Notes
Predicted 3D model of a 255-nucleotide part of an RNA (large-subunit ribosomal RNA, domain VI) from Chromochloris zofingiensis. RNAcentral holds the full RNA, with entries from ENA and SILVA. Its mean pLDDT, the model's own confidence on a scale to 100, is 82. A source record names the gene rrl.
Context: one part of a larger RNA
C1' cells in the first nucleotide's frame, strides 16, 4: 500500500513444510516341509526395546553468583558480645526454592484407502497352435497420492460467518505507562468494568534452632527459651503505592 466505508473476533483451505525407522519376544505353531537334524511364510486392537522427534518439569536428579547455615585471613564500626567489607570478579565449604534442564517423564511414526514400478496373471487375437497385451481384466512395494501434524487469503482467484462504529466523552487502534510464564530487535499477551508491578499479612518452601537473657561448667564450651531466627524468583489475600495521559481514526462509503 492492496484487498474499495472503517474495525474486531472466529474460520475454510489453493499451496506448501515436517513425519515416515529399526530390531527382538509371545501366539499362529514345535504347525506346513523335512528321514533326521532342524524349522517357517502368513496372520495379530498382542508385547518389549533401541535410535530419532516433539512436548512438559508432578517425582527423581542437576545448576541455582549472595536463599539459610559453617569457617579461616584481614580491616571497620565499637573495647567485649554482636555485624558489616574484601580475599579474581560466591574467600572456601555444607544444602538449596523459583526458574532453566537430562541422565528423568509424557507422546509419536495411525490405513482391510487409491492409481502404480519391477513382477505375477486371467482371457486373447494378428499368426486355426502358443502368446499377461494388441482390444478387454486382476493382483502387485519402505516409493507417489489421499490419510497425519504445522504454517496458510498479497490463493492481487486478496475467501467465509457473526458482531459493532458512522461525527464522536465514539467502534477501534497507536505511542506512552505498570508488567509479562513473550521475547536478539520486531512482534506476542494482560491492565482501573483492574490483582500488572511493587509493597503489606498468611502460607508453602528453604536453611536448621537466631539475638538478647537464664542455668551448668574454672573455662573452651553446652543447655533452656526456640523445629526457632532469617528468607530471591513460589502460593491465596489485599487497591496501600503505581498502571498518569497524548494522539489517530470511517462524515453511509465510485459507476
Nucleotide at each position: 500500500c492492496g484487498c474499495u466505508a472503517g474495525a474486531a473476533u472466529a474460520u475454510u483451505g489453493a499451496a506448501g513444510u515436517c513425519a515416515g525407522c529399526c530390531a527382538c519376544u509371545c501366539a499362529u505353531a514345535g504347525u506346513a516341509c523335512g528321514a533326521g537334524a532342524g524349522g517357517a511364510c502368513c496372520u495379530g486392537u498382542a508385547g518389549u526395546g533401541g535410535a530419532c522427534a516433539u512436548g512438559c518439569c508432578a517425582a527423581u536428579g542437576g545448576u541455582g553468583u549472595a536463599u539459610c547455615g559453617g569457617u579461616u585471613a584481614u580491616c571497620u564500626c565499637u573495647c567485649c558480645c554482636g555485624a558489616g567489607g574484601u580475599a579474581a570478579a560466591c574467600g572456601c565449604c555444607g544444602a538449596g526454592u523459583a526458574g532453566c534442564u537430562a541422565u528423568g517423564c509424557a507422546u509419536g511414526g495411525a490405513g482391510u484407502g487409491g492409481a502404480u514400478a519391477a513382477g505375477u496373471a486371467c482371457u486373447g487375437a494378428a499368426a486355426g497352435c502358443a502368446u499377461c497385451u494388441a482390444a478387454g481384466u486382476a493382483c502387485g512395494a519402505a516409493g507417489c497420492c489421499c490419510a497425519g501434524a504445522c504454517u496458510a487469503a498479497g490463493a492481487u482467484g486478496a475467501g467465509u460467518a457473526u458482531u459493532c462504529u458512522c461525527c464522536a466523552u465514539u467502534a477501534g487502534g497507536u505511542c506512552g505507562c505498570a508488567g509479562g510464564a513473550a521475547g536478539a530487535c520486531a512482534a506476542c499477551c494482560u491492565g482501573u468494568a483492574g490483582a500488572u508491578a511493587g509493597g503489606u499479612a498468611u502460607c508453602a518452601a528453604g536453611u536448621g534452632u537466631a539475638a538478647g537473657a537464664u542455668c551448668a561448667g574454672u573455662a573452651a564450651u553446652g543447655a533452656u527459651u526456640u523445629c526457632a531466627g532469617c528468607u530471591g524468583a513460589g502460593a491465596u489475600a489485599u487497591a496501600c503505592u503505581a498502571a498518569a495521559g497524548a494522539c489517530c481514526a470511517a462524515u453511509u462509503g465510485a459507476c